Description
Predicted 3D model of a 78-nucleotide RNA (c-di-GMP-I-GGC riboswitch aptamer) from Hydrogenimonas sp.
């Protein structure tokens, strides 16, 4: 610098369960693993939902939906 086939030090942790928060997508916390090589960080683009408005806007959820940017662990190559 390039590459994730296999592994693997660590690390995150779907549905589902109990509790809080919230009109609501959803989100914290613990349990609890389907997965994951950025399942780290960012709403810049597109997708997808939720409210409110009913003119179209407007406010907002999702980074574990795509792409973009940004960092960085392992393994392998040179």
């Nucleotide at each position: 610098u390039g590459a994730g086939a296999a592994a693997a030090a660590g690390c995150c942790a779907a549905a589902c369960c109990u509790g809080g928060u919230g009109u609501g997508a959803a989100u914290c916390a613990g349990g609890g693993a389907c997965g994951g090589a950025a399942a780290g960080c960012u709403u810049c683009a597109g997708g997808u939902c939720u409210c409110a408005u009913u003119a179209u806007u407007g406010a907002g959820a999702u980074g574990g939906c795509u792409g973009g940017g940004u960092u960085g662990c392992c393994u392998u190559a040179g």

The sequence was found by an Rfam model in a public genome assembly. It matches the Rfam family "c-di-GMP-I-GGC riboswitch aptamer". Rfam links the family to the GO term cyclic-di-GMP binding.